[in-house]
RNA sequence: GCCUGGGUAGCUCAGUCGGUAGAGCGCAUUCUUGGUAAGAAUGAGGUCUCGGGUUCGAUUCCCGAUCCAGGCU
Numbered sequence: 001g002c003c004u005g006g007g008u009a010g011c012u013c014a015g016u017c018g019g020u021a022g023a024g025c026g027c028a029u030u031c032u033u034g035g036u037a038a039g040a041a042u043g044a045g046g047u048c049u050c051g052g053g054u055u056c057g058a059u060u061c062c063c064g065a066u067c068c069a070g071g072c073u
Stems, first nucleotide, its partner, number of pairs: 001072007010025004019056001027043005049065005
């Protein structure tokens, strides 16, 4: 330098024809207990890496940038 895959909640990840983003763990509050743990209920938490383009509408499609992983020379 070129090619491929990836960047979504604190962490690990899902999101299949484009239609206002979810799960598990974790966190907070409450219930339960003599008190913890376990369990139950509720809740908070996201500029979907960044900048453009297409579209009525983009996490999703297109272009560029950037970071991570792998491969080729």

This is a predicted structure of a 73-nucleotide RNA (transfer RNA) from Candidatus Woesebacteria bacterium RIFCSPHIGHO2_02_FULL_42_20. Rfam family: tRNA. The family's RNA type in Rfam is transfer RNA. It was read from a public genome assembly. The coordinates come from a structure-prediction model, not an experiment, and the mean pLDDT is 81.